The prediction has a mean pLDDT of 81. This is a predicted structure of a 161-nucleotide RNA (Lysine riboswitch aptamer) from uncultured Eubacterium sp. Rfam family: Lysine riboswitch aptamer. Its family is annotated with lysine biosynthetic process in the Gene Ontology. Of the family's consensus pairs, 100% are formed in the model.
RNA sequence: GGUAGAGGUGCGGACUUUAUCAGUAGCAGAUUGGACAUAUUCAGGUAUGGAAGAAGAUUUGUGAAAGGAACGUUCGCCGAAGAGGAAGAUAGCCUGUUCUUUGUUCUUCUGGGCGCAUAGUGAACAACUAUGUGACUGUCAUCUUAUGAUGGAGUGCUACU
Repeated sequence: GGUAGAGGUGCGGACUUUAUCAGUAGCAGAUUGGACAUAUUCAGGUAUGGAAGAAGAUUUGUGAAAGGAACGUUCGCCGAAGAGGAAGAUAGCCUGUUCUUUGUUCUUCUGGGCGCAUAGUGAACAACUAUGUGACUGUCAUCUUAUGAUGGAGUGCUACU
């Protein structure tokens, strides 16, 4: 250098079903109201709707979906994968701005899962992310009579060649 492996509530993708989302959004009607409303925030424009009654409020009827989650099946795997930062691009009516979506390049961090606290996203007490913390676990090194203790990081570790 190459090949093959190990960590285990192990990682990621796809699909079916189910619950939640939610009696919510939307649509239709009634009463009230009385001039604006919609297209991510704001500003300008454009388009559409509006005194044949806009926004708002109350109420009646009807009534979803996506994201996220659980079980199962299946595929690819063990930097599996996941985040942070920077720079482009893509979509959301046009321009700027803001926010969000999808992906690319460079770079930084994390061995792994779990619990707790705070903050963010989220409908959520689910889940995810970041920071901190706790024990557990695998691996290597050092020390120890042993039990064990301490420390490191995955471009690591083990086996073969």